Large-subunit ribosomal RNA, domain VI from a Patescibacteria group bacterium, 259 nucleotides, folded computationally. The source organism's lineage runs through Bacteria and Bacteria candidate phyla. The coordinates come from a structure-prediction model, not an experiment, and the mean pLDDT is 82. It matches the Rfam family "Bacterial large subunit ribosomal RNA".

Context: one part of a larger RNA
RNA sequence: UGCAGAAUUCUGAGGAGGCUCAUUCCUAGUACGAGAGGACCGGAAUGACCAAAUCUCUAGUGUACCAGUUGUUCUACCAAGAGCAUCGCUGGGUAGCUACAUUUGGAUUUGAUAAGCGCUGAAAGCAUAUAAGCACGAAGCAUACUCCAAAACUAGAAUUCAUCAUCUUUUAGAUGAGACAACUCCUAGGAGACUACUAGGUUGAUAGGCUGUAGGUGCAAGUACAGUAAUGUAUUAAGCCGAGCAGUACUAAUAGUUG
Numbered sequence: 001u002g003c004a005g006a007a008u009u010c011u012g013a014g015g016a017g018g019c020u021c022a023u024u025c026c027u028a029g030u031a032c033g034a035g036a037g038g039a040c041c042g043g044a045a046u047g048a049c050c051a052a053a054u055c056u057c058u059a060g061u062g063u064a065c066c067a068g069u070u071g072u073u074c075u076a077c078c079a080a081g082a083g084c085a086u087c088g089c090u091g092g093g094u095a096g097c098u099a100c101a102u103u104u105g106g107a108u109u110u111g112a113u114a115a116g117c118g119c120u121g122a123a124a125g126c127a128u129a130u131a132a133g134c135a136c137g138a139a140g141c142a143u144a145c146u147c148c149a150a151a152a153c154u155a156g157a158a159u160u161c162a163u164c165a166u167c168u169u170u171u172a173g174a175u176g177a178g179a180c181a182a183c184u185c186c187u188a189g190g191a192g193a194c195u196a197c198u199a200g201g202u203u204g205a206u207a208g209g210c211u212g213u214a215g216g217u218g219c220a221a222g223u224a225c226a227g228u229a230a231u232g233u234a235u236u237a238a239g240c241c242g243a244g245c246a247g248u249a250c251u252a253a254u255a256g257u258u259g
Base pairs, nucleotide, nucleotide: 001151005161006160007159008158009157010156014148015147016146017145020048021047022046023045024044025043026042032037049106050105051104052103053102054101058099059098060097061096065092066091067090068089069088070085071084072083073082074081075080110142111141116136118134119133163177164176165175166174167173168172180259181258182257183256184255185201186200187199188198189197206252207251208250209248210247211246212245213244215241216240217239222235223234224233225232226231
């Protein structure tokens, strides 16, 4: 830009993906076979591989979380801290992300067939699956399954809405108002390179803050006591804390434009 208004919900022409394999058990030591050996068909379980989703578990990461600790500088000193040294090093670790983790799937159906097996059957009194006719047959093909999909220009379908007033050069146009919708802008993230998408914008829990809490770390500082002291004990399951969950308008979501 088109589909000659807008929004929402659909249809599905067409396209993409996938449709993989093994072992064990039962049937059955049966059929078959002198024996050795050893099935078809049918049923079940387990696993490999591939794929998707997810973070409850396990594990990894987790550079503004917690603790321990070395050297040094500084906060006058002690104590307590801060900076730097690969995040200084070490031990843990929430959310998120991830796999080595978990769950699920690769199921089933139908149709036309290939190789192949047939029925009836002439040409050719026989025979012949074929010439007329009829029926089977594969992990393959088309369906079925998942996803995309009306620029599918043959541009599809359904539902709802599409108001009022004035003026004019009156098949129509202009102006104004309102409803509704959308956009700019702003607060953000289940989204993300930008855009887009999604949740919101005071009739508000969108983000921050605050409060509580899950969870992490592991028992703060100060004081008291014990000990010559290092240190230990009590206060104290303490103190501190990023992303999680919930509550709360304290802060910021001002304001405008279009049809």